[in-house]
Context: one part of a larger RNA
């Protein structure tokens, strides 16, 4: 000198764009943050129309059936594995980069080829009874489906056996033929379509393996028993001590094993002429975590932040028998701290989930609010104006300086205030932002300047006060009676809505 997610002191007009708990991965009141589909299903309810019966006050009440429209608790489907948060752990195939999978999976989507035949048994909702303070149940009866199950049909699917051909990278891969065995389906509707099953391929996403790279310490030198390898069996989508039984005794290590400390990694960012050093906040990619620890279930996908089970700590309710909870989602509260924002508006746009659609949901997102936290832009007036006014300061008392500065004259209208018009973003309709941006007219210099420094480094000097005191200070150093170094004033220098100080990095 530059930089900062900064803080503190003094000061503070406006706008645009960014950014805003770096500390306690501390505890959380309250609200919201993941639903959706009635075109899968049987009900229930409401409204309208209508058929039948009963009572009769003859047009009202009630019972029952049908149709249409709407709502929806439950069964069922898809989505809650995305999106959003945090960086505790992790020195590791976690990440980066480059390869490999002849050892693998992939819902929705795209393309292609086949196909959906016949049956069955339940169950929630509901009814009745009933336990419990509650959370939540138990029993009986009966019911539907795109829920569940059986049979059929099957191959280019899978498995087994036997051949042929081609290829390679050890195991083997591809292709083709024969025989045998096994396995599927679901309907809805407004008749336009949307779905269902099997198979092949693609795309997307994931999983696994390997080469290289990735902090400090030797005042850590030995570490290791599923440890290293083999055989067999199990398990997985898949290879594998991944797990198990048996067998062998290996494996790693001064090219730093093990242990200890620290740390999410990268694209990037800051700095520097570069080499390098430091860093990983915002944005993007990957990983890990979701009160602490463990576990699996469902599913194409999780060992699942707003799912389940168990244990621990904590908080709350309780009729003491037992229950409920998890903000490292968005706001917000307490606490910690030098320090970090609103319990806002809207789904209008972009995107996501569901749905045939209308649409619903979306604290993702778009916006607004607060903060000079940063960067950028603009303004606080412009021109003229010497009697060089008054006042201040200083003086050698002549003057000098503040100083064209002010007054005064002539203007301007950026910002501002008021009034009117008023968008783009959206497409026929739909705009939170927002009566915002912007435009027009009017008004009036009015409402808008401070901070630090002035001994040298380092741009900028005098007076008074003080008297090694009070104080200053980044270094050298200043102050003990003439202090350009302390304090105040005048003047000056620098930067400017900021200026200084502190901290950290280069």
């Nucleotide at each position: 000198g530059g930089a900062c997610g900064a803080a503190c002191g003094c000061u503070g007009g406006c706008g645009g764009c960014a950014c805003g708990c770096u500390u306690a991965a501390c505890a959380c009141a309250u609200g919201c943050a993941a639903g959706u589909c009635g075109a899968a299903c049987g009900g229930a309810g409401u409204a309208u129309u209508u058929g039948g019966g009963a009572g009769c006050u003859u047009g009202c009440u009630u019972c029952u059936g049908a149709a249409u429209a709407c709502u929806u608790a439950g069964u069922g489907g898809c989505g809650g594995a995305c999106g959003g948060g945090u960086g505790a752990g992790u020195a590791a195939c976690a990440c980066g980069u480059g390869a490999g999978g002849a050892a693998c999976c992939u819902g929705c989507c795209u393309u292609u080829g086949a196909g959906a035949g016949c049956g069955g048994a339940a169950u929630a909702g509901c009814u009745u009874c009933u336990g419990g303070a509650a959370a939540c149940g138990g029993a009986u009866g009966g019911u539907a489906a795109u829920a569940c199950c059986g049979c059929a049909u099957a191959a280019c699917a899978u498995u087994a056996u036997c051949g042929g051909g081609c290829g390679g990278c050890a195991u083997c891969g591809c292709u083709u033929g024969a025989u045998a065995a096994u396995c599927a389906a679901a309907g809805a509707u407004u008749u336009a379509u949307c779905g269902c099953u099997c198979a092949a391929a693609g795309a997307u996403g994931g999983c696994c393996u390997c080469g290289c790279g990735u902090c400090u310490g030797a005042u850590u030198u030995g570490a290791u028993a599923g440890u290293u390898g083999g055989u067999g069996a199990g398990g997985u989508a898949a290879c594998g001590g991944c797990c198990c039984a048996c067998c062998a005794a290996g494996u790693c290590g001064a090219c730093g094993a093990u242990c200890a400390g620290u740390a999410g990694c990268c694209g990037g960012a800051c700095u520097g002429a570069g080499a390098g050093g430091u860093u990983g906040g915002a944005c993007g990619g990957c990983c890990a975590c979701a009160u602490u620890g463990g576990g699996a279930c469902u599913g194409a996908g999780a060992c699942a932040c707003g799912g389940c089970c168990c244990a621990g700590a904590c908080u709350c309710c309780u009729a003491c028998g037992g229950g409920a909870g998890g903000c490292a989602g968005c706001a917000g509260u307490g606490g910690g701290g030098a320090a970090u924002a609103u319990u806002g508006c809207a789904c209008a746009a972009u995107g996501g989930g569901c749905g045939g659609a209308a649409g619903c949901c979306u604290g993702a997102u778009g916006c607004a609010g607060c903060g000079a936290u940063g960067c950028c832009g603009c303004g606080u007036g412009a021109g003229g104006g010497a009697a060089g006014a008054a006042g201040g300061u200083u003086u050698u008392c002549g003057g000098a300086u503040u100083g064209u500065a002010a007054a005064c004259c002539u203007c301007u209208g950026u910002c501002c205030u008021c009034a009117g018009g008023g968008a783009c973003g959206a497409u026929a309709a739909u705009g939170a932002c927002g009566g915002u941006a912007c435009c027009u007219g009017a008004g009036g210099a009015g409402g808008a300047a401070g901070c630090u420094c002035c001994g040298g480094c380092u741009a900028a000097c005098u007076a008074c006060g003080u008297g090694c005191c009070a104080g200053c200070a980044g270094c050298c150093g200043c102050g003990g009676u003439a202090a350009u170094a302390c304090g105040u004033a005048g003047g000056g220098a620098g930067c400017g809505a900021g200026c200084g100080u502190u901290g950290u990095c280069c």